[in-house]
Context: one part of a larger RNA
RNA sequence: UGACGGGGGCCCGCACAAGCGGUGGAGCAUGUGGUUUAAUUCGACGCAACGCGAAGAACCUUACCUAGGCUUGACAUCCCGAUCGCACUCUAUGGAAAUAUAGAGGUCAGCUUGGCUGGAUCGGUGACAGGUGCUGCAUGGCUGUCGUCAGCUCGUGUCGUGAGAUGUUGGGUUAAGUCCCGCAACGAGCGCAACCCUUGUCCUUAGUUGCCAUCAUUAAGUUGGGCACUCUAGGGAGACUGCCGGUGUUAAACCGGAGGAAGGUGGGGAUGACGUCAAGUCCUCAUGGCCCUUAUGCCUAGGGCUACACACGUGCUACAAUGGCCGGUACAAAGGGCAGCAAUACCGCAAGGUGGAGCGAAUCCCAAAAAGCCGGUCUCAGUUCGGAUUGGAGUCUGCAACUCGACUCCAUGAAGUUGGAAUCGCUAGUAAUCGCGUAUCAGCAUGACGCGGUGAAUACGUUCCCGGGCCUUGUACA
Numbered sequence: 001u002g003a004c005g006g007g008g009g010c011c012c013g014c015a016c017a018a019g020c021g022g023u024g025g026a027g028c029a030u031g032u033g034g035u036u037u038a039a040u041u042c043g044a045c046g047c048a049a050c051g052c053g054a055a056g057a058a059c060c061u062u063a064c065c066u067a068g069g070c071u072u073g074a075c076a077u078c079c080c081g082a083u084c085g086c087a088c089u090c091u092a093u094g095g096a097a098a099u100a101u102a103g104a105g106g107u108c109a110g111c112u113u114g115g116c117u118g119g120a121u122c123g124g125u126g127a128c129a130g131g132u133g134c135u136g137c138a139u140g141g142c143u144g145u146c147g148u149c150a151g152c153u154c155g156u157g158u159c160g161u162g163a164g165a166u167g168u169u170g171g172g173u174u175a176a177g178u179c180c181c182g183c184a185a186c187g188a189g190c191g192c193a194a195c196c197c198u199u200g201u202c203c204u205u206a207g208u209u210g211c212c213a214u215c216a217u218u219a220a221g222u223u224g225g226g227c228a229c230u231c232u233a234g235g236g237a238g239a240c241u242g243c244c245g246g247u248g249u250u251a252a253a254c255c256g257g258a259g260g261a262a263g264g265u266g267g268g269g270a271u272g273a274c275g276u277c278a279a280g281u282c283c284u285c286a287u288g289g290c291c292c293u294u295a296u297g298c299c300u301a302g303g304g305c306u307a308c309a310c311a312c313g314u315g316c317u318a319c320a321a322u323g324g325c326c327g328g329u330a331c332a333a334a335g336g337g338c339a340g341c342a343a344u345a346c347c348g349c350a351a352g353g354u355g356g357a358g359c360g361a362a363u364c365c366c367a368a369a370a371a372g373c374c375g376g377u378c379u380c381a382g383u384u385c386g387g388a389u390u391g392g393a394g395u396c397u398g399c400a401a402c403u404c405g406a407c408u409c410c411a412u413g414a415a416g417u418u419g420g421a422a423u424c425g426c427u428a429g430u431a432a433u434c435g436c437g438u439a440u441c442a443g444c445a446u447g448a449c450g451c452g453g454u455g456a457a458u459a460c461g462u463u464c465c466c467g468g469g470c471c472u473u474g475u476a477c478a
Stems, first nucleotide, its partner, number of pairs: 001478002003475003007472007015462002019426005026317008034308002042053002064303007073128001077127002079124006088105007108118004130292002133290003139286002141281003144277001146275001151190006157166003170181003196269004201237007210227003215224002240263001243257005319419001323378007335366003340359002345354003385416001390411007432454007
């Protein structure tokens, strides 16, 4: 100087408390451990691994296993030789395919017309290719974490023999090393804040595909008309403790008030200092070293990654009446669409099929929002709750749904009556609850990422638990 303390002081955080809803019990989904296996590819392991890499394993992916094949190689450059069409397509035979053999189709361009050059393929030779092989404790890059915590440093000066100190401590204050005052310090940098995006109010410009107050018209903003309103998307205004009162050291600031759509960082996001964990990643990529080179490389078929006495994590659905079922009826936002989204209509109980208007979309489509509201029914039961499991029949995607897809219909109708110890999230348009969309994607979502609808309760307080910041103290630690 740090680190640590079941030392002290001050302060903060859904840290506790006050509340609301969960997990832990059940069934299923998913990840992991373990076990099994020819293989169940690999990585990730307290917080910060475990719905994680994987924004989607039937083949492919795929790295694993078994089997069949190849050896200058699936891919790149160079050299030599051959062929001009090669590539490619089709057929036949063998084969699971890779591929092998045979046949057919297919017959290049530029020129100085000697043939050369280009281009392509085949064969050969070796230089080499190739490796998701090892080392993340050799590395770059990227990322997590403490933590959006308020800290981390430097120059000059001063003090100290020196390590170092001072500044950065102190008194106030703040979300903040934020600001003020004081001070052997004076300044500065990286952080904080602001600048950026979005949302909340108003003005203005513009008015189609959007909108409809007035006039006419219609089944309908449908059409004429209009751009006031909504909306869209450009430009501006607006919030600054600016104003008033009080407290305060005449300060910084704090408390209350006015005006205002908004008030003291208005809400949300992006933004992550010096560093810590030899944290994670050599399987995104790049890369040193090591290793393989008729194999640890490459091609192909089938299998596996989907196994199942069990254990754990994360979720979904429930156990019901604030509910289930049936009928009627209302109101979103944000997205996506041409190898695409697909309306009206018809067929099917349905999944879906036939067909194809319109739309590269403020125009058309996906698209039904759901909870809600109105009416009816069930009457507390393992039930008209719950839907696992299983049997049967189908639909769709796709060469192909056996291992191993999703969905529909009929039948079946398991556990489960609110969950021990323990434990998690959340402070407001939040929790809870309800549906909608997108990426990946042929198909496959209870996951992820977004969107809106309905919409609470509680916070006395900081003694305690956890984490963190500043000062101080002790130390046999560095």
Molecule: small-subunit ribosomal RNA, 3' major domain
Organism: uncultured bacterium